Context: one part of a larger RNA
RNA sequence: CCUGCGCCAGGACAGUAAGACCCUAUGAAGCUUUACUGUAUCCUGAUAUUGAAUUUCGAUUUUAUUUGCGCAGAAUAGGUGGGAGACUUUGAGAAUAUUCUUGUGGGAAUAGGGGAGUCAUCAGUGAGAUACCACUCUGAUAAAAUUGGCAUUCUAACUUCAUACCGUUAGCCGGUUGAAAGACAGUUUCAGGUGGGCAGUUUGACUGGGGCGGUCGCCUCCUAAAAGGUAACGGAGGCGUACAAAGGUUUCCUCAGAUCGGUCAGAAAUCGAUCUUAGAGUGCAAAGGCAAAAGGAAGCUUAACUGUGAGACAAACAAGUCGAGCAGAGACGAAAGUCGGUCUUAGUGAUCUGACGCUGCUGUGUGGAAAGGGCGUCACUCAACGGAUAAAAGUUACUCUAAGGAUAACAGGCUGAUCUCCCCCAAGAGUUCCUAUCGACGGGGAGGUUUGGCACCUCGAUGUCGGCUCAUCUCAUCCUGGGGCUGUAGCCGGUCCCAAGGGUAUGGCUGUUCGCCAUUUAAAGAGGUACGUGAGCUGGGUUUAAAACGUCGUGAGACAGUUUGGUCCCUAUCUUCCGUGGG
Numbered sequence: 001c002c003u004g005c006g007c008c009a010g011g012a013c014a015g016u017a018a019g020a021c022c023c024u025a026u027g028a029a030g031c032u033u034u035a036c037u038g039u040a041u042c043c044u045g046a047u048a049u050u051g052a053a054u055u056u057c058g059a060u061u062u063u064a065u066u067u068g069c070g071c072a073g074a075a076u077a078g079g080u081g082g083g084a085g086a087c088u089u090u091g092a093g094a095a096u097a098u099u100c101u102u103g104u105g106g107g108a109a110u111a112g113g114g115g116a117g118u119c120a121u122c123a124g125u126g127a128g129a130u131a132c133c134a135c136u137c138u139g140a141u142a143a144a145a146u147u148g149g150c151a152u153u154c155u156a157a158c159u160u161c162a163u164a165c166c167g168u169u170a171g172c173c174g175g176u177u178g179a180a181a182g183a184c185a186g187u188u189u190c191a192g193g194u195g196g197g198c199a200g201u202u203u204g205a206c207u208g209g210g211g212c213g214g215u216c217g218c219c220u221c222c223u224a225a226a227a228g229g230u231a232a233c234g235g236a237g238g239c240g241u242a243c244a245a246a247g248g249u250u251u252c253c254u255c256a257g258a259u260c261g262g263u264c265a266g267a268a269a270u271c272g273a274u275c276u277u278a279g280a281g282u283g284c285a286a287a288g289g290c291a292a293a294a295g296g297a298a299g300c301u302u303a304a305c306u307g308u309g310a311g312a313c314a315a316a317c318a319a320g321u322c323g324a325g326c327a328g329a330g331a332c333g334a335a336a337g338u339c340g341g342u343c344u345u346a347g348u349g350a351u352c353u354g355a356c357g358c359u360g361c362u363g364u365g366u367g368g369a370a371a372g373g374g375c376g377u378c379a380c381u382c383a384a385c386g387g388a389u390a391a392a393a394g395u396u397a398c399u400c401u402a403a404g405g406a407u408a409a410c411a412g413g414c415u416g417a418u419c420u421c422c423c424c425c426a427a428g429a430g431u432u433c434c435u436a437u438c439g440a441c442g443g444g445g446a447g448g449u450u451u452g453g454c455a456c457c458u459c460g461a462u463g464u465c466g467g468c469u470c471a472u473c474u475c476a477u478c479c480u481g482g483g484g485c486u487g488u489a490g491c492c493g494g495u496c497c498c499a500a501g502g503g504u505a506u507g508g509c510u511g512u513u514c515g516c517c518a519u520u521u522a523a524a525g526a527g528g529u530a531c532g533u534g535a536g537c538u539g540g541g542u543u544u545a546a547a548a549c550g551u552c553g554u555g556a557g558a559c560a561g562u563u564u565g566g567u568c569c570c571u572a573u574c575u576u577c578c579g580u581g582g583g
Stems, first nucleotide, its partner, number of pairs: 001583006010575003015569001022404001024402002027400002029396004035201005042193005048187002051154004056149011068137001078136005085119003096111006159180004164176004204216003213233001217239006240385001241283001242342002247301007255279001257275005281290002284347001286345003305328004311322003317386001330339003353379007361372002411458001412456001413454003417451001419447006428438002465540001466538003470532001471529005478503003481498006505519005546564004550559003
């Protein structure tokens, strides 16, 4: 070196299982509820099955009788029309009694008695006689008819019960009979309510993983790299309107501030002079503009018009922006001319649906109508603002599927803010003296053990803390060895240099690493090795399913809160190491 055998498990990111954690899906399922929409059940009402009678309370109609008060006025005048006389021995007026009514003044009816009158026409009133007649209104009373409600009663529907009788030899069933109950209940149809009992669904996106937080449309500036455009959970701010003048036109004017002067009058009121290109003002943010104006006034007004529009800007589309000119009818101006809102850029919402106004359009055999079209207008914090529906929240550790290392947790990688260590400068401390020793404020590095940042391999799996076992390496050395300096007298020390050969604790508590404690030791070093090591062990912790407490939540459930319990598979193919043969 080749080739066996026997072991051991460091590696083959070994094998097993298209990761169960995490995220994603306009995926699924279970569960919850004051999510949405339904629905079984239940309640209530009406209706049919469903009939009879009585009381009572209403409504409507008819008949009869009554009722009616502003002021003025004999006085309690409902309205209109006719009307000059009407009523009365068939019993007038006054007086008495009773009843009803009332605005307390009166009005109406009845009874008995009584025995001849009462009222109108004439003056005042908007209206003239209830003197008389007819029609009629408001309210009331009585009767009749129709109809409704409440209550009670009935029996014949319907219902229940009967080991009664019959079918029948039957404790079923049907019929008969009896009892109870009774137009109720039950059932049908319609409507209102209730309704996680049940069902179907929804429960946004961006995001230096996701959640929590924040944001989502439009305008201005910077980033933006001197055309335009340009991202980020980059840096700053605004908007979801206002104005009938703050619009149009014609004519006119010039602001803020400073200095000086001047009655009350002061830092600032109004007045005068000088300087001053704008340092003011512009309805509101910012930017860009603007001085015989785009700022400030006055006069007259409505172009804050109708029908269009060459041509451009911008732009994926849809939207958006500018616009000369022409026609009509106007405003201002002597005219030339200007005017289709505002100094400009924000002040916003597609389509469907519905509504309103107008309309020389269509009109389902014809004429109409309904309905639709056209023009104008209105209704969305559809603000998740190119708006899925008119209409929608949670939870899953009981979970499932498809995917992802496009995306988190472990480990690795990059980085090195943080961390550990070293160095520079030297203010100062050190009695004096920066550097024996310590070293502020600052500066420069190394390492890759902390906490992080990034998200580069791995989600068709790289098993996660601690312990046990077995280790191996580094040196920034804990002990042992050798030295320099010392604010080293000696013994002890301090600090720095060299040095990794060897060594470097047992117990108590805790799952602990760590830490505290006890007792030793020459010393009880710091680290790397997938925070070494689970195809070597353990499984106490974390991190499934069960259960409980506290807290949170209406609830299902949740908690880097606690607590008890809880399946650790693998016969070694290659290689490394070890032992032992053969060639």

Notes: Predicted 3D model of a 583-nucleotide part of an RNA (large-subunit ribosomal RNA, domain V) from Epipyxis sp. PR26KG. The full RNA is in RNAcentral, with records from SILVA. NCBI's taxonomy places the organism under Eukaryota, Sar, Chromulinales, Dinobryaceae, Epipyxis. Model confidence (mean pLDDT): 83 of 100.